[in-house]
RNA sequence: AACGUGCUCCGGGGUCGGUGUAAGUCCGAACCGGCGGUAAUAGUCCGCGACCCGCGUCCUGUGGAACAGCAAAUGUUCCCCCAGGCAGCGGUUGAACCGGUGGAAUUCCGGUACCGACAGUCAAAGUCUGGAUGGGAGAAGCACGUA
Repeated sequence: AACGUGCUCCGGGGUCGGUGUAAGUCCGAACCGGCGGUAAUAGUCCGCGACCCGCGUCCUGUGGAACAGCAAAUGUUCCCCCAGGCAGCGGUUGAACCGGUGGAAUUCCGGUACCGACAGUCAAAGUCUGGAUGGGAGAAGCACGUA
């Protein structure tokens, strides 16, 4: 160096105008782009993550059951049933072409396109508000161990 374990820190961007009683939601014009990979820098390639759905090996108990106790309290054990967590497994999950340069680029340069969870809302949302001071792919560092 590498691997394993534990801990700490970090970990998503973006709006103006018009119409209207009302729109950051409609119309017009604009703006934004998580993480790893790659023969060369990627919203559109290959994967991953967030939202949502299912399962229930696992965990929790404020729920329930059994037992002890005259009983209340309390204690012990357990999870068929109940609630929750979501570590784990499975499902779902959008969109790009042409030309140029080059050894190499659906990644760079030029051109023209396209995509964007759920819930909410005086009116339909990638950009507002909310779940979220959450979770998270992953990134950096420290300690210990193996060697």
Background
RNAcentral holds the sequence, with entries from Rfam and Ribocentre. A computed fold for a 147-nucleotide RNA from Arthrobacter crystallopoietes BAB-32, annotated as FMN riboswitch aptamer (RFN element). The same sequence occurs in records of 2 taxa. Model confidence (mean pLDDT): 78 of 100. NCBI's taxonomy places the organism under Bacteria, Micrococcales, Micrococcaceae, Crystallibacter, Crystallibacter crystallopoietes.